Notes:
The RNA shown here (transfer RNA) has 73 nucleotides and comes from Snodgrassella alvi wkB2.

RNA sequence: GCGCCUAUCGUCUAGAGGCCGAGGACACUACCCUUUCACGGUAGCAACCGGGGUUCGAAUCCCUGUAGGCGUG
Numbered sequence: 001g002c003g004c005c006u007a008u009c010g011u012c013u014a015g016a017g018g019c020c021g022a023g024g025a026c027a028c029u030a031c032c033c034u035u036u037c038a039c040g041g042u043a044g045c046a047a048c049c050g051g052g053g054u055u056c057g058a059a060u061c062c063c064u065g066u067a068g069g070c071g072u073g
Base pairs, nucleotide, nucleotide: 001072002071003070004069005068006067007066010026011025012024013023018056028044029043030042031041032040049065050064051063052062053061
C1' cells in the first nucleotide's frame, strides 16, 4: 500500500428497518433487611465512534473519516 473484520452505559454484552424515549449482567449510588459487615430485596444512575446518504422511519442498510484487530506484498 491492498483486502477483510470490529466500534452500543464505567466493564462485558443483546440487537438483523417500526414492538427501542435501546434490554441484560457486573460495578456504582440510595433505601430496606441485619446489632454490624456480607448475602438478599427494591429503586436509581449510565451508551449506539464522527460526518453524510437511502427510507415515511436507521443502533440496524450504503458511502466516507477516525480508532482497533487480522491477513498479504

Its mean pLDDT, the model's own confidence on a scale to 100, is 83. The RNAcentral record of the sequence draws on ENA and GtRNAdb. It matches the Rfam family "tRNA". About the family: Transfer RNA (tRNA) molecules are approximately 80 nucleotides in length. By type it is a transfer RNA.